[in-house]
The RNA shown here (Bacterial RNase P class A) has 351 nucleotides and comes from a Gammaproteobacteria bacterium. It matches the Rfam family "Bacterial RNase P class A". From the family's description: Ribonuclease P (RNase P) is a ubiquitous endoribonuclease, found in archaea, bacteria and eukarya as well as chloroplasts and mitochondria. Rfam classes the family as a ribozyme. The prediction has a mean pLDDT of 79. RNAcentral holds the sequence, with entries from ENA. It is recorded under the gene name rnpB.
RNA sequence: GAAGUUGGCCGGGUAAUCGCUCCGCAGCUUGCUGCGGGGAGGAAAGUCCGGGCUCCACAGGGCAGGGUGCCAGGUAAUGCCUGGAAGGCGCAAGCCUAUGGAAAGUGCCACAGAAAAUAUACCGCCCGCCUGAGCAAUCAGGUUGGGUAAGGGUGAAAAGGUGCGGUAAGAGCGCACCGCACUGCUGGUAACAGCAGUGGCAGGGCAAACCCCACCCGGAGCAAGACCAAAUAGGAAAGCGUAUACGCGGCCCGCGUAGCUUUCGGGUAGGUCGCAAGAGGUGGGUGGCGACGCUCAUCCCAGAUGAAUGAUUAUCCUCGACAGAACCCGGCUUACAGGCCAACUUCUCCC
Numbered sequence: 001g002a003a004g005u006u007g008g009c010c011g012g013g014u015a016a017u018c019g020c021u022c023c024g025c026a027g028c029u030u031g032c033u034g035c036g037g038g039g040a041g042g043a044a045a046g047u048c049c050g051g052g053c054u055c056c057a058c059a060g061g062g063c064a065g066g067g068u069g070c071c072a073g074g075u076a077a078u079g080c081c082u083g084g085a086a087g088g089c090g091c092a093a094g095c096c097u098a099u100g101g102a103a104a105g106u107g108c109c110a111c112a113g114a115a116a117a118u119a120u121a122c123c124g125c126c127c128g129c130c131u132g133a134g135c136a137a138u139c140a141g142g143u144u145g146g147g148u149a150a151g152g153g154u155g156a157a158a159a160g161g162u163g164c165g166g167u168a169a170g171a172g173c174g175c176a177c178c179g180c181a182c183u184g185c186u187g188g189u190a191a192c193a194g195c196a197g198u199g200g201c202a203g204g205g206c207a208a209a210c211c212c213c214a215c216c217c218g219g220a221g222c223a224a225g226a227c228c229a230a231a232u233a234g235g236a237a238a239g240c241g242u243a244u245a246c247g248c249g250g251c252c253c254g255c256g257u258a259g260c261u262u263u264c265g266g267g268u269a270g271g272u273c274g275c276a277a278g279a280g281g282u283g284g285g286u287g288g289c290g291a292c293g294c295u296c297a298u299c300c301c302a303g304a305u306g307a308a309u310g311a312u313u314a315u316c317c318u319c320g321a322c323a324g325a326a327c328c329c330g331g332c333u334u335a336c337a338g339g340c341c342a343a344c345u346u347c348u349c350c351c
Stems, first nucleotide, its partner, number of pairs: 001347010012316007020039009041322001045333002048331005053221004065217005070084005085099001086097004100212002105210002107206003122152002124148004128143006160178006179201001180199008225273004235264006244258005280299008317320001
């Protein structure tokens, strides 16, 4: 210098003017004015996971249903993160992986192929037999006799692989190495790894098919929910009054309903809270490989409810992407012009 890998950061700057919203203080005409201060993001997004908070349900356990799935750790918790194992990719830095169980059971494996799982035999190879040629060795053809699974062919996948021996031809038939299974030892918390011995090979794949095993999960969500509380209508209780109307078949008494007053409770409009001091930010120390924990100091940093965070001007530059809070937080995923930093890898050049 080129190419790349991993992690992190920024996301137009400055000034003036006019607005919007929230908080504090002061003033008064109690909703305005003045002064001071705060005012979107790394994703505020998708709402896909996990928690806090709230209400409802709930003795305990089980079934059903859903989720997760190598091991260990972190955490409030997770399907997230960190470290490790195994497998795969890359020259490497590094990256990717739903990666438990197929000797519990059931099911599926298109087409092709003899056969897709009780193994089997299309071509071929070998032996036997028959026919023909040949003096013979042997060759050619046939075979509803047998052997074989080495070779060919099919397929995504075909009953361990390579080599030597062996054989009529072949075959773990025998042997060596590799693979595999079992046993033991060693290392590791574990996943797992290494070594040694034994066995001639157990018998395909799919569990993001049902299923089995282990672990986790009650439901609804801030329009959750709590509080204050008109007018009108209706409800309950107590009291007043028998003046009036109606009913008790006509009359009287009496009773009931309608009436008036007071009190109470539910609840609507409306208002207040929930609502921003938090699993919070920054800096230091300390434990840990790390995720993260502990501790000290310091800071207060949007909070609306028709819903604020904007506009104009000047100026500078590299001319500015994706995009905007609505109960809060931790993750994941997706979108994103351009720029910066650190560590590492490979190649080339120079000293």